Annotation
Transfer RNA from Argiope bruennichi, 75 nucleotides, folded computationally.

RNA sequence: UCCGUCGAUAGCUCAGUUAGCAGAGCGGUGGACUAUAGAUCCAUAGGUCGCUGGUUCGACUCCGGCACGACGGAA
Repeated sequence: UCCGUCGAUAGCUCAGUUAGCAGAGCGGUGGACUAUAGAUCCAUAGGUCGCUGGUUCGACUCCGGCACGACGGAA
């Protein structure tokens, strides 16, 4: 350099089954409790689902292209 497979979703780690309201844990913020803090409990905010097109009534999900990462192969 070329080819192939897989991956990407909240600040972090990751779910999301047969396309049909985008989620959990941790973390953040506010509150309860406490002399204070921690722990515990309650509430709450936070998303271009890598980018871009296509298919579809409808796409995180299916298809094409591009960029990136991991692994394997060729030279």

NCBI's taxonomy places the organism under Eukaryota, Metazoa, Bilateria, Panarthropoda, Argiope. It matches the Rfam family "tRNA". The family's RNA type in Rfam is transfer RNA. Rfam links the family to the GO term triplet codon-amino acid adaptor activity.